[in-house]
RNA sequence: UCUCUCGGGGUGCUGAUUUGAUCGGCUGAGAUUUACCCGUUGAACUUGAACUGGACAAUACCAGCGUAGGGAAGAGUAUAUA
Numbered sequence: 001u002c003u004c005u006c007g008g009g010g011u012g013c014u015g016a017u018u019u020g021a022u023c024g025g026c027u028g029a030g031a032u033u034u035a036c037c038c039g040u041u042g043a044a045c046u047u048g049a050a051c052u053g054g055a056c057a058a059u060a061c062c063a064g065c066g067u068a069g070g071g072a073a074g075a076g077u078a079u080a081u082a
Stems, first nucleotide, its partner, number of pairs: 002076004006039004012026006045070003051064004
């Protein structure tokens, strides 16, 4: 690395309609998918924070923040190195 089992996490902005809700558009791996991502070699996710700057139809979009704080694991096989 891979395999198995177990576990952690997020789900926003926007348009139309028949306004209960459904169907679309944007970004993204994933926008409540049974999939996706991540599991201490930890930027998956979260606190700061609906923060600061820049874009955008709009956003929680991008960057900073971030050598900051928190954050969920065991076993086995193969290869390489010492």